This record gives sequence, structure tokens and C1' cells, in this order.
RNA sequence: GCGAGAUUAGUUAAGUGGUAUAACAUUAGCUUCCCAAGCUAAGGUCGUGGAUUCGAUUUCCGCAUCUCGCA
Repeated sequence: GCGAGAUUAGUUAAGUGGUAUAACAUUAGCUUCCCAAGCUAAGGUCGUGGAUUCGAUUUCCGCAUCUCGCA
């Protein structure tokens, strides 16, 4: 330099056009003499800038970061 892939909650992942979901974690409550375990509830998320669309995590383009291959 060329090509391919990835980027979603604190972490790991799902979600392929119509209000973004789960597990663990965090916080609060219940339970317990206390801790742990268990139960209930709550908060928190689409890397970034544009385009298309009534509507974009999803489609298209650029940028950024990471990984892999070729030279």
C1' cells in the first nucleotide's frame, strides 16, 4: 500500500427497517444474629460524521480504533 472482519450497558453476547434484549455485575428492598446463597425491583447501552427513508443498531459512504491475510 491492497483486501477482509469487528465496534451494542461496567463485562460477555443477541438483535438484519417499526419504542434495543438477556446473563453476570451495580444499587435498593425482603429473608438471616451476621456473611454468603436465594427472591423482588430499579438505573445504565447502539464507536463517530453524513446520506437514504414516514421511521436506521439494521441499508449506503467517509473517518477512528482493533484483529487477520497479501505485498